[in-house]
């Protein structure tokens, strides 16, 4: 001097499911909110936006693309693979640790 671990600030990205008994109930997970608003609709309901929580931000598997493979569940979920596949959102600062390179001294 550079990288990285960790921490902080600001900004940004993402998903929001299934239900055998339809219940302010249950299940899995980090996260599935009886959250709020607007619009459409006779209604049931649908669409969009805002906020909260959670996770992730390029050494990026957060998350998406899947008539996918195996396990697993009541069903989703969840786990592993295809996957070094194709996409995918960033900057700054800092005590300390660690790695590499250069210089000086002994």
């Nucleotide at each position: 001097g550079a990288g990285u671990u960790c921490c902080g600030c600001u900004a940004g990205g993402g998903g929001u499911g299934c239900u055998u008994u339809u219940g302010c109930a249950g299940c899995u997970g980090a996260g599935a909110c009886u959250g709020g608003a607007u619009c459409c609709g006779c209604a049931a309901g649908g669409a969009u936006c805002c906020g909260a929580a959670c996770c992730c931000u390029c050494c990026g598997a957060a998350c998406c693309u899947g008539u996918u493979u195996g396990g697993g569940u009541a069903a989703u979920a969840c786990c592993a693979g295809c996957g070094u596949a194709g996409g995918g959102a960033a900057g700054c600062g800092g005590c300390a640790g660690u790695u590499c390179a250069g210089g000086a001294c002994a």
Source information:
This is a predicted structure of a 106-nucleotide RNA (TPP riboswitch aptamer (THI element)) from a Bacillota bacterium. The coordinates come from a structure-prediction model, not an experiment, and the mean pLDDT is 76. The sequence was found by an Rfam model in a public genome assembly. Lineage of the source: Bacteria > Bacillati > Bacillota.